[in-house]
Parts: sequence; structure tokens; C1' cells
RNA sequence: GGGGAUUUAGUUCAUCUGGUAGAACGUCAGGUUCGCAAUCUGAAGGUGGCCGGUUCGAGUCCGGUAAUCUCCA
Repeated sequence: GGGGAUUUAGUUCAUCUGGUAGAACGUCAGGUUCGCAAUCUGAAGGUGGCCGGUUCGAGUCCGGUAAUCUCCA
């Protein structure tokens, strides 16, 4: 220098063909208990790495850019 992969909640990851972004764990509140653990119920938490474009509508398609990993030279 060239190619490829990844980037989504605090963490690990889903999200099919473009149509209101979810799960588990964690956190918070409540129930059960004398209390703790465990368990049950509920809630909060996301400008989807960043910028722009296409579209009525983008996590998803297109361009640019950044970080990490990897292959070739």
C1' cells in the first nucleotide's frame, strides 16, 4: 500500500426481503422470607462508531471516514 470481517442497552449478542429496535446477564423498585440467598412481577436504560446520500420510510441499500481483528505484499 491492497483485500476481508466487526462496530446495536452497562456487558455478551440477535434483529429474515427496508416498515414502531429485542433477548440473556447486570442495575433499580416491589412480592414471597425474621433476614440473606434463591425465585416471581414490574421499570429504567439505545440519536444502531461518526458524517453524508437514496427513499414516503434506513440498524438494513450507497459513498466517505474512524477504531479493532485478520489475510496478502

Predicted 3D model of a 73-nucleotide RNA (transfer RNA) from a Bacteroidales bacterium. The sequence is in RNAcentral, with records from ENA and MGnify. It matches the Rfam family "tRNA". By type it is a transfer RNA. Gene Ontology term of the family: triplet codon-amino acid adaptor activity.